Model confidence (mean pLDDT): 79 of 100. This is a predicted complex of two RNAs, RNase P RNA and transfer RNA, with 466 nucleotides together. It holds a member of the Rfam family "Bacterial RNase P class A". About the family: Ribonuclease P (RNase P) is a ubiquitous endoribonuclease, found in archaea, bacteria and eukarya as well as chloroplasts and mitochondria.

This record gives sequence, structure tokens and C1' cells, in this order.
RNA sequence: CGAGCCGGCCGGGCGGCCGCGUACGGGCCUCCCCCCGGAGGCUCCGUCCGAGGAACGUCCGGACUCCGCAGGGCACGGUGCUGGGUAACACCCAGUCGGGGCGACCCGCAGGACAGUGCCACAGAGAGCAGACCGCCGAUGGCGGCGGGGCGACCCGCCGCACAGGCAAGGGUGCAAGGGUGCGGUAAGGGCGCACCAGCGCCCGGGGUGACCCGGGCGGCUCGGCAAACCCCACCGGGAGCAAGGCCAGACAGGGGGAGGGCGGCCCGUCCGCAGACACCCCCGGGUAGGCCGCUGGAGUCGGCGGGUGACCGUCGACCGAGAUGGAUGGCCGCCACCGGCGCCGCGAGGCGCCGGGACAGGAUCCGGCGUACAGGCCGACUCGCCAC
RNA sequence: GGGCCACUAGCUCAGGCGGUUAGAGCGCGGUCCUGAUAAGACCGAGGUCUGUGGUUCGAGUCCACAGUGGCCCACCA
Repeated sequence: CGAGCCGGCCGGGCGGCCGCGUACGGGCCUCCCCCCGGAGGCUCCGUCCGAGGAACGUCCGGACUCCGCAGGGCACGGUGCUGGGUAACACCCAGUCGGGGCGACCCGCAGGACAGUGCCACAGAGAGCAGACCGCCGAUGGCGGCGGGGCGACCCGCCGCACAGGCAAGGGUGCAAGGGUGCGGUAAGGGCGCACCAGCGCCCGGGGUGACCCGGGCGGCUCGGCAAACCCCACCGGGAGCAAGGCCAGACAGGGGGAGGGCGGCCCGUCCGCAGACACCCCCGGGUAGGCCGCUGGAGUCGGCGGGUGACCGUCGACCGAGAUGGAUGGCCGCCACCGGCGCCGCGAGGCGCCGGGACAGGAUCCGGCGUACAGGCCGACUCGCCAC
Repeated sequence: GGGCCACUAGCUCAGGCGGUUAGAGCGCGGUCCUGAUAAGACCGAGGUCUGUGGUUCGAGUCCACAGUGGCCCACCA
């Protein structure tokens, strides 16, 4: 210098004018007969404050609230290497194993297929306690021919056929064909025997909390794949959601029909509570679409110190003014900073002027994560290649 | 704000637990029939199964994420 990889952070600043929303203070108006005091309203004035790293998707986990979360069992759903972190998690950290990359590093729903059931299409001879199409052999039987021996039944040798039979090395099919290489052996072959290698199971020793790793020995020689198929094992899970739920005010008809004999927020039976044909359930119909609470200070942010490899934890100190309810944060101008283009000046680094640009997106009970979108920019650690010293 | 569902041809839908080349109706194109149309008969075209990645020998189907569209939920008696 080029290419790459990982982590952290920012996501414009200052000033002026206008506009919007809550709160507070004031002004004006209405009401409680009047004053005091209070309630409400306003196209009025002033002050303070006023979205994010993802506020988003709603994919997980909690807090909170209501329902008898009562007891036990089943069903159902979820998670799935190990150890830790956490309020909890499908998240995070550290490691193990497997895969990818020259490397920094990245990716992984990564338990069990000797508990059982099921599936493996097409092709192929054979697809799960497998099989013989081409092929190889034909030792042993059989058939035929020739030669020899024997008085004879018959026997011996050689050659041929490929009928019985033997084989699974090679070809071929396929995602997958019951280890690989070499030597021996054989009629031909084959873990049939042996040596080495790969894999599996068991045992022993060592290391590690553990997943697992390292070393040695023995065994039969080799018994696939799919659990993001049912399932088994271990662990976890009651349901619904702030339109949860509570209070106040006002209005209307507790009006009609149906199902069932109970109902109590998935099902079953036990207990408890409610009810005694009322309610709950379904359909049709009636009324209101007002106010207050929940409602924002919390597993909060930052810094110091201590513990830990780290996620994180402990402790001390400081700081932290959105709570709207048809839903408020915007627009214009000037200067500065950044990026792009053009022109001029300068040997050059660069400077000056003009024009243009600034994303993704927005609270709605609140947190912890994950995922996705994003103009542009900053900082740090590391890897590979080339060049120079 | 909260909860749930769907996506397959131009439109409406099949495709139960994965298997060769995904079907049906309407519509579209052509031929026949008719003097000409409609109806009818015959033939044909048309699909990256919303997208991306994964599991598997193999995915419309199973899993994850994303995208698009749709539905339901207030209170009182």
C1' cells in the first nucleotide's frame, strides 16, 4: 500500500423566527345567589421540558393485573453437547465436538437409531437378520469323447460341455450395496489367514467440575441412514392479557329466542365455592362512547474501587423533567463541521469560491433479548499478500 | 395497542404423515358446428408452489427468518 476479519461507538452542532403537546404561573369568560374559596372552558400571554439505535417486526422471556394459578394424574406444548451468568429465556459468556477458510475467524435445533414402531421413491439381481444380471470357477457330482488297466462288475488319466453346484474379487444400478491397501492361500474367490490403517464395542491408566481428550490392551472382523417421522430420556411450562383490571358519573328494556341441566377462563375425575331454575353459554335487540387511577424512578444510566478468563456480580458516589388518547417534537433562515461535483490558485501537501446532499424510521403499561431496515462517519485489536529499510 | 390466520396458473380452490413430470373449475388461444353470434364438441398454452436459508438422497409438504394480505378484541345493564 492492497485485500480481509472481529469488536466498540456516533448517527450532526450553535443561534434566530414561526408552529405543536403536557405541566406550572398569569389574564379573560361561565357556574356554585354575591365576597372568600372552588370547578370548568379559551383561536389569550409567559416559563420549563418534549422519541430511537433500532421506539419497528411481535419471534422468545419476564414484571404487573384478573380468573378457585386448590390437590393429584394424564394429555398437550416447549427446550435439547458441557459448565456458568441472569428475575427469566429459544438470550449471553467460556469451553468441547463437527464443518468451512491459507489465515485472522466464521457457522451449527449438536441427547438417544443394540426400548419399540415406521419409511428409504425411481433405478437395480439385491435396500435391511440383503442379493446373483453380466461375469469368474466348475475342485466335488453329472453327461460326452479319447487313451490305458482288469476275465468281469468296474477303475485310472486327459480333454470338452456348463446340467447340478461354488463365489462375491471385477463390471453395472443407486444418496446408500455389510471396511481400505498389500501379501499369502484357493478350482475360482472371500477377514479365509496375516501385517498396517480407518471405524465400532468393552476394559485399564492419566488429565478435566463436565462435555470430552491422551495413552495402552482385548474382541468379533464391520450391525447403514432418517428422530426439523412417531417415539424414548432429562428438564421446564396453569390460562388470558393494560382494549389486563379498579373507581366515579350518566343513559337504556335485565326485552325476546335457543341449547343444556349445572357453573366457576383447554379436557377428565376428587375437594371447595356459587346457584336452585336464576346465573353462566349462543343468537337477536337496548344504552354509552365521558372522567380519574393503573402511568411511568426502574432487574435504570454513568463513573470509581473490588471479585471473575468472560458474560456478569458486589459496593460507594453522582445523575436521571414524553406520558399523548385521533394521538404533540415540525418548517424556514444564517454560521460551522462532514460528503459529492465543477471552476480558479499553488511545483506540491492543500487553499478559496459556487452548486447539491444527509438515511432507516417514530413512543402508547414497562423491562431483558433476538431478528430485520439504515445515507454517512470515527476508534481499537488482528490476519494474509506485495514493496522498502 | 394486543391476539390469530392465510399465501399454489389471470381468478377461485384441491394436493391427510415428503417420492419421479403439481391438478380441477372459470377465464385465455386455436379448430369444428352456425348465414353470423351465444351455447356445445375437440385440442392446446399458461406455475421459479410469496422470498431466503436449513434438515433430507429428495421439500408445495418439515424447521427458522423475512415479506404481503386479511380477521377478531371497548364499556353498561